[in-house]
Model confidence (mean pLDDT): 76 of 100.
Predicted 3D model of a 310-nucleotide RNA (Bacterial RNase P class A) from a Burkholderiaceae bacterium.
The RNAcentral record of the sequence draws on ENA.
Rfam family: Bacterial RNase P class A. Rfam classes the family as a ribozyme.
A source record names the gene rnpB.

RNA sequence: ACGGUCGGUCGGACGAUUGCGGGCGAGUUUUCGCACGAGGAAAGUCCGGACUCCGGAGGGUACCGUAGGAGGUAACGCCUCUCCGCCGUAAGGCGAGGAUCAGAGCAACAGAGACGAGCCGGUUUAGUCCGGGUGAAACGGGCAAUCUCUACGGGGAGCAACACCAAGUAAGCAGUCGUUUGAUUUCGGCCCGAAAGAGGACUGCGGGUAGGUGGCUAGAGGCGCCGCGCGAGCGGCGCAGCAGAUGAAUGAUCGGCACCGCGGGGGCGACCCCGCGUCACAGAAUCCGGCUUACAGACCGUCUGCGGCG
Repeated sequence: ACGGUCGGUCGGACGAUUGCGGGCGAGUUUUCGCACGAGGAAAGUCCGGACUCCGGAGGGUACCGUAGGAGGUAACGCCUCUCCGCCGUAAGGCGAGGAUCAGAGCAACAGAGACGAGCCGGUUUAGUCCGGGUGAAACGGGCAAUCUCUACGGGGAGCAACACCAAGUAAGCAGUCGUUUGAUUUCGGCCCGAAAGAGGACUGCGGGUAGGUGGCUAGAGGCGCCGCGCGAGCGGCGCAGCAGAUGAAUGAUCGGCACCGCGGGGGCGACCCCGCGUCACAGAAUCCGGCUUACAGACCGUCUGCGGCG
């Protein structure tokens, strides 16, 4: 100097005018001021939870998930270290990693034969032993990311959860069963078991309502420093307050700037000047920890390979 691997950061900010959202303060016809206001993935809805409700959500079965060892975490199918296997020259990357005398199933073609089969050569009492051919694989062989078995784990539904308030109609009509000898209902499906239950439960017809408030943002949270640990992480101290909409706010216009690209010019080089243009993926809706996917461009660092010079 060029390439690669792994990790991380940014992915726009500023000024003016103006429009919006909730909060705080003042002011009460009004209005004014202050600070703040969309992501690293907000996406997918694939996992795990917090939280809310289901009467006390129990046992079994079915179904689903995980699978070397040791750790981390609230937990996980996630992350870390390590063993083994595969890929790569390497740094590194991936992992489908328990079990084949519990039982099934699969392997085109070729081959004698792919679960009891036996071709060719030598050898032997004997397919007894050694070799050859076909094939990815030739026998107590392969495949379990084929069913299955083993061990462990899993109650369900979800913020449209749920709680409260207001308004309004027709305290509506009819029917079936039943009232402790229990109709019907609940516990994801099924069985057992348990519980609720009489103004009960279910069915049909008809009518009213679709509004408001809370949940709603202070969190297993963020940032910085120190210590412990190989590491994931853990502990201590400090700092700040950083959206809460509801047909859905966080915008628009202008100005120059920054980044990038193209063209022209100057300079030994670093770089400078002018003009034109562009600026990725993308948009919170209860919240969080992961994984997966998308992403123009710019930057920082570790390690590894290779060329040259000293």